[in-house]
Transfer RNA from a Planctomycetota bacterium, 73 nucleotides, folded computationally.
Rfam family: tRNA. Rfam links the family to the GO term triplet codon-amino acid adaptor activity.
The organism belongs to Planctomycetota, within Bacteria.
Its mean pLDDT, the model's own confidence on a scale to 100, is 81.

RNA sequence: GGGCGAUUAACUCAGCGGCUAGAGUGCUUCCCUUACAAGGAAGAGGUCGCAGGUUCGAAUCCUGCAUCGCCCA
Numbered sequence: 001g002g003g004c005g006a007u008u009a010a011c012u013c014a015g016c017g018g019c020u021a022g023a024g025u026g027c028u029u030c031c032c033u034u035a036c037a038a039g040g041a042a043g044a045g046g047u048c049g050c051a052g053g054u055u056c057g058a059a060u061c062c063u064g065c066a067u068c069g070c071c072c073a
Base pairs, nucleotide, nucleotide: 001072002071003070004069005068006067007066010025011024012023013022018056027043028042029041030040031039049065050064051063052062053061
């Protein structure tokens, strides 16, 4: 330098172009317990890596850039 893949909640990951973006774990509060753990209920938490473009509408499609991983030279 070239090719491919990934980037979504604190972490691990889902998410056919269409209502307000979800799950598990973690966190907070409550219930339960003498207490802790386990269990149950509720809740907080997101510029969907960044910038443009297409579209009535983009996390999703296109382009560029950034970071990470793999391969080629």